[in-house]
RNA sequence: CCGCGCUAAGCGGGGAGUCAGCGGUGCCCUGAACCUGCAAUCCGCUACAGCAGGGCCGAAUCCCCGCCUUGAGGUACGCCUUUGUGGGGCAGCCUCUGUUAAGGAGUAUUGAUACCCGGGUCCCGUGCAACCAGCCACUGUGAACCAUGUCAGGGCCGGAAGGCAGCAGCAUUAAGCAGACGUGCGGGUGUGCCGCGGGGCUGCCCGGGAGUAGCCACCUGACAGAGAAACGCCCAUGGAGCGCGUUAUCGAGGGGCGGGUGCGCGG
Numbered sequence: 001c002c003g004c005g006c007u008a009a010g011c012g013g014g015g016a017g018u019c020a021g022c023g024g025u026g027c028c029c030u031g032a033a034c035c036u037g038c039a040a041u042c043c044g045c046u047a048c049a050g051c052a053g054g055g056c057c058g059a060a061u062c063c064c065c066g067c068c069u070u071g072a073g074g075u076a077c078g079c080c081u082u083u084g085u086g087g088g089g090c091a092g093c094c095u096c097u098g099u100u101a102a103g104g105a106g107u108a109u110u111g112a113u114a115c116c117c118g119g120g121u122c123c124c125g126u127g128c129a130a131c132c133a134g135c136c137a138c139u140g141u142g143a144a145c146c147a148u149g150u151c152a153g154g155g156c157c158g159g160a161a162g163g164c165a166g167c168a169g170c171a172u173u174a175a176g177c178a179g180a181c182g183u184g185c186g187g188g189u190g191u192g193c194c195g196c197g198g199g200g201c202u203g204c205c206c207g208g209g210a211g212u213a214g215c216c217a218c219c220u221g222a223c224a225g226a227g228a229a230a231c232g233c234c235c236a237u238g239g240a241g242c243g244c245g246u247u248a249u250c251g252a253g254g255g256g257c258g259g260g261u262g263c264g265c266g267g
Base pairs, nucleotide, nucleotide: 001267002266003265004264005263006262010056011055012030013029014028015027020046021045022044023043024042034054035053036052037051038050063260064259065258066257067256068255069254070253073250074249075248076247077245078244079243080241081240082239083238084237085236086235087234088233090232092231094227095226096225097224098223099222100221102220103219104218106215107214115209116208117207118206119205120204121203122199123198124197125196126195127194128192129191130189131188132187134185135184136182138179139178140177141176147172148171149170150169155164156163157162
């Protein structure tokens, strides 16, 4: 060096998650990815960290290690977008109040605002009027008898003259009832474009005076205070994103370089 037979190794790996830790089942990525059994209210193990059984290949392009490079994908963090929850109350929006008066509107030399004078509005008393009920006066009506007058008839007394009481009727009247009117009386009032006296107030209204240029705050603006919490904003926290990152970390797979690993027999 060649041939034959065997053995170690290999026949997948990785991420998250779980776990004291490792590996597996399940999820995801990669991808040429032996078979059977076990497993999430798990399964098997312990740093040589799945177990059990079977099969294939087999010492090298194929197994193992190191370095460089590339790199699917995952995770963490940060940012962005979006969507919830809880809180705040910044002042963006909104509401109210006050101030201001830059702009617009209105008003003002046919004289505003402010100032002065008078009156009204307000309160008390009172007069007048109006209205209300009452009284008085007036009219009408009004008593079987117990009201008055006159009392027919009739009655009683008397010898008579005459006298007495007296019903009905008629007239009048009391209480009562009704009515109209008031020049009356006293009282009352959800009354009055009424009068008088007193008080009070300068807030509003009216009139007048003097005087000269502003007045007002309806809209916009400015400032301040109070409020509301839908939206904006701020704080905390959760979900989603094939959104982003010279970020961190793990990293399958690909490429390159270097190294390592047997046993027996025969030639």